[in-house]
Molecule: transfer RNA
Organism: Candidatus Falkowbacteria bacterium HGW-Falkowbacteria-2
RNA sequence: UCCCAGGUAGCGCAGCGGUAGCGCAGUUGGCUGUUAACCAAUUGGUCGUGGGUUCGAAUCCCACCCUGGGAG
Numbered sequence: 001u002c003c004c005a006g007g008u009a010g011c012g013c014a015g016c017g018g019u020a021g022c023g024c025a026g027u028u029g030g031c032u033g034u035u036a037a038c039c040a041a042u043u044g045g046u047c048g049u050g051g052g053u054u055c056g057a058a059u060c061c062c063a064c065c066c067u068g069g070g071a072g
Stems, first nucleotide, its partner, number of pairs: 001071007010024004018055001026042005048064005
């Protein structure tokens, strides 16, 4: 320098162009002599950045940044 994959909640990951979700973690309550476990409820998001297309973009297009792998 070129090619491929990835970047979404604190962490691990889903997400046919039409309300952004699951698990774990966190918080509150219940249960228990206490802790853990278990049960119920609940908080948390500039969807890597900037543009473009579209009535509408996490999703499609372009450029760039970062991570991993490959070629030279």